Formats: sequence, structure tokens, C1' cells
RNA sequence: CGCUUAUAGAGAAAGACGGAGGGAUUAGACCCUGCGAUGUCUUAGCAACCUGUUACUUAACAAGGUGCUACAUUCUACUUCGGUUGGUUAACGAUCGCGGACAGAUAAGUU
Repeated sequence: CGCUUAUAGAGAAAGACGGAGGGAUUAGACCCUGCGAUGUCUUAGCAACCUGUUACUUAACAAGGUGCUACAUUCUACUUCGGUUGGUUAACGAUCGCGGACAGAUAAGUU
């Protein structure tokens, strides 16, 4: 790198460096940003997975290993079903809603 499984609308800050874009790609939006963003480091915090302790029916505590600390994975894109609507009671289109996927992220395991 790849593969498998699981999770994600909750939670969690400051300082230093640095100096321009950034929020995964593409497209459209919306936001953050010289009142210094994204990023790196330090400290602190949060608690998803592993780990440890207690418990024994599925929870609590801890914070050792990763991780995380703007906006739901920032939102949408593909799609079943349903509602509304345009249309010729059609095909099809627009829009809204609960879901399901794809993709990305994280964790654990693994060829």
C1' cells in the first nucleotide's frame, strides 16, 4: 500500500513557529482566515477503538497506545421507498423526508 470488521449529528483549549489560503478528490454551495487560518511543535483536554480495573449483561472508571479538540464526515452529488408538485391520471422532471450505498477518516486485526 492492500484486505476485513467496527464506529462517527455528543465531547474537548491555550501558547510558540510560520505567513496564505483552507475545510480529502471533482463540481456546486456555505463557512473559516493578516483580529493570522490550514500546517508543525509543546502543554492541556476529550474519550471512538485497543489496553487496564471494577462489575457480570453490558455498563462504570482510568487515560497507558493510537486518535481527536470550527460548522453532522460542513452540506449536496448515486439510489429504494414515501409525500408535495409540473406533466396528458404517461414517460419523465423538480423539491422534501426516513433509509441504503459509494468515497474519505479513525481504530483493531491481517496477507
The RNA shown here (SAM riboswitch aptamer (S box leader)) has 111 nucleotides and comes from Mucilaginibacter glaciei. NCBI's taxonomy places the organism under Bacteria, Pseudomonadati, Sphingobacteriia, Sphingobacteriaceae, Mucilaginibacter. It matches the Rfam family "SAM riboswitch aptamer (S box leader)". About the family: The SAM riboswitch is found upstream of a number of genes which code for proteins involved in methionine or cysteine biosynthesis in Gram-positive bacteria. The SAM riboswitch acts at the level of transcription termination control. The predicted structure consists of a complex stem-loop region followed by a single stem loop terminator region. An alternative and mutually exclusive form involves bases in the 3' segment of helix 1 with those in the 5' region of helix 5 to form a structure termed the anti-terminator form. Its mean pLDDT, the model's own confidence on a scale to 100, is 83.